[in-house]
RNA sequence: GCCCACGUAGCUCAGCUGGAUAGAGCGGCCGCCUCCUAAGCGGCAGGCCAGAGGUUCGAAUCCUCCCGUGGGUG
Numbered sequence: 001g002c003c004c005a006c007g008u009a010g011c012u013c014a015g016c017u018g019g020a021u022a023g024a025g026c027g028g029c030c031g032c033c034u035c036c037u038a039a040g041c042g043g044c045a046g047g048c049c050a051g052a053g054g055u056u057c058g059a060a061u062c063c064u065c066c067c068g069u070g071g072g073u074g
Base pairs, nucleotide, nucleotide: 001073002072003071004070005069006068007067010026011025012024013023019057028044029043030042031041032040051065052064053063054062
């Protein structure tokens, strides 16, 4: 240099045959329970989907560019 995969919440990830207010677990905060802690139970907050542009009535999802990470290859 070329090829492939990936980038979604603080962390690990699901969602990718385009469609309704974008989700789960862990973590954080509050409460219940308990003599206290842990465990358990309930609730809350937190992301406009790496960035930009395009297609479309509609994009996390399709296309292009760019950045980053990992792998392959001369």
Molecule: transfer RNA
Organism: Oscillospiraceae bacterium UBA3851